[in-house]
RNA sequence: CGGAGCGUGGCGCAGUCUGGUAGCGCACCCGUCUGGGGGACGGGAGGUCGGUGGUUCGAGUCCACUCGCUCCGA
Numbered sequence: 001c002g003g004a005g006c007g008u009g010g011c012g013c014a015g016u017c018u019g020g021u022a023g024c025g026c027a028c029c030c031g032u033c034u035g036g037g038g039g040a041c042g043g044g045a046g047g048u049c050g051g052u053g054g055u056u057c058g059a060g061u062c063c064a065c066u067c068g069c070u071c072c073g074a
Base pairs, nucleotide, nucleotide: 001073002072003071004070005069006068007067010026011025012024013023020057028044029043030042031041032040033039050066051065052064053063054062
């Protein structure tokens, strides 16, 4: 320098193909069961999707640029 993959609650991931209210597990908080712990069950809080701009009635998803990490090539 060229190419590819990844980036989404605290952590690990899905959702992207085919645009239509952002979900799952663990962790966290509250309650019930238990003498307590652990565990089970019920409920709850927490992210605008790495960033900026664009297309669209509508973008995590499409387009452009850009940042970080990893890999391949020169």